A computed fold for a 387-nucleotide part of an RNA from Arsenophonus sp., annotated as large-subunit ribosomal RNA, domain III. The coordinates come from a structure-prediction model, not an experiment, and the mean pLDDT is 86. Its Rfam family is "Bacterial large subunit ribosomal RNA". Lineage of the source: Bacteria > Pseudomonadati > Pseudomonadota > Morganellaceae > Arsenophonus. The RNAcentral record of the full RNA draws on ENA.

Context: one part of a larger RNA
RNA sequence: AAGUAACGAUAAAGCGGGUGAAAAACCCGCUCGCCGAAAGACCAAGGGUUCCUGUCCAACGUUAAUCGGGGCAGGGUAAGUCGACCCCUAAGGUGAGGCUGAAAAGCGUAGUCGAUGGGAAACAGGUUAAUAUUCCAGUACUAAUUGUUACUGCGAAGGGGGGACGGAGAAGGCUAGGCUAUCCAGGCGACGGUUGUCCUGGUUUAAUCGUGUAGGUUGGUAGUGUAGGAAAAUCCGCACUGCUAUAACACUGAGGCGUGAUGACGAACCACUAAGGUGGUGAAGUAGUUGAUGCCAAGCUUCCAGGAAAAGCCUCUAAGCUAUAGGUAACUGUUAAUCGUACCUCAAACCGACACAGGUAAUUAGGUAGAGAAUACUAAGGCGCUU
Numbered sequence: 001a002a003g004u005a006a007c008g009a010u011a012a013a014g015c016g017g018g019u020g021a022a023a024a025a026c027c028c029g030c031u032c033g034c035c036g037a038a039a040g041a042c043c044a045a046g047g048g049u050u051c052c053u054g055u056c057c058a059a060c061g062u063u064a065a066u067c068g069g070g071g072c073a074g075g076g077u078a079a080g081u082c083g084a085c086c087c088c089u090a091a092g093g094u095g096a097g098g099c100u101g102a103a104a105a106g107c108g109u110a111g112u113c114g115a116u117g118g119g120a121a122a123c124a125g126g127u128u129a130a131u132a133u134u135c136c137a138g139u140a141c142u143a144a145u146u147g148u149u150a151c152u153g154c155g156a157a158g159g160g161g162g163g164a165c166g167g168a169g170a171a172g173g174c175u176a177g178g179c180u181a182u183c184c185a186g187g188c189g190a191c192g193g194u195u196g197u198c199c200u201g202g203u204u205u206a207a208u209c210g211u212g213u214a215g216g217u218u219g220g221u222a223g224u225g226u227a228g229g230a231a232a233a234u235c236c237g238c239a240c241u242g243c244u245a246u247a248a249c250a251c252u253g254a255g256g257c258g259u260g261a262u263g264a265c266g267a268a269c270c271a272c273u274a275a276g277g278u279g280g281u282g283a284a285g286u287a288g289u290u291g292a293u294g295c296c297a298a299g300c301u302u303c304c305a306g307g308a309a310a311a312g313c314c315u316c317u318a319a320g321c322u323a324u325a326g327g328u329a330a331c332u333g334u335u336a337a338u339c340g341u342a343c344c345u346c347a348a349a350c351c352g353a354c355a356c357a358g359g360u361a362a363u364u365a366g367g368u369a370g371a372g373a374a375u376a377c378u379a380a381g382g383c384g385c386u387u
Stems, first nucleotide, its partner, number of pairs: 013031006032384004040364002046344002050342001051075006060068002080141002082340003086119003092113003098107003122139002125136002142336004147331006153321002158316004166303004172296003177290005183202005188196001204264002209258003215252003219244008228236002265285001268281005304307001350359002366378004
């Protein structure tokens, strides 16, 4: 320079009350404004106590601060079913023997690790200052196993099936959701009108279990033989024969309906109140229409560049075991450990030296207008960006 520039998006504030030494900024209330494919909600990574309560205001906060993601103290994260762990494998790593090398070491079979993939099972309601598919209450389900009963050829690191998969496109059936009506409860106007075809609010309910639909796929079934599946096989494959056939059998399959539910929730009202709430009673709880990018669907059609593996699961026998063990079914009891779970997550809590106009995978997707997730206005919800 200079008490100058600046005080970090031009989304915006105003008033009343409270607290306090002090209030433009904190708390409460009423208006106003902004976002609304987000500036709402949820959640992985990452962070790690920032969460909640009390208290304090030196420093931190681009100003003040009674406030805070700041200081101090106390509290808070509850699982058979969510995720991990676990079983399984991919790329890749490692690697007994083995090969190579003077060595260090390199490569690599069996194996063993390794998810971003495959593999059992839970929903709606209530509750806390702070957790909830975890607590409570109600209703379920899964796996292993004990016992009982009935029936019975069981048995694997092996065989077979299955798991099991690309792109694009089209049509159909549904549902979530929306809208309207119905029904229920309340209201009747402080300048005129408003008992009406009026106004306001509500009209919500899961998994499970039963039924097995719209649809999808395949011919099905019985017998005989059998040089293949490294041994065996009643399994798979192959061949032949009989029966049956264009519709059955079988498998699959959204949704609907019933159940769950004489329950829960529920507008409103009543009582109490430290004005934050607490306790109680509890109405209606139906239909039509529209309709997804969600489900049926890993389906169907079509194309060439021809689109993981292994286990769980089903089945077959080998060694072996014998009427025990083992297997199947029903009922019954038991067990289900460990770790994560607070909070932020397009952000003042992550990555950017900052409370930084930058960056950050997935999910959700109301209304009116609209082809639309554009755009504008708006609901729920959240904010007015710390002079």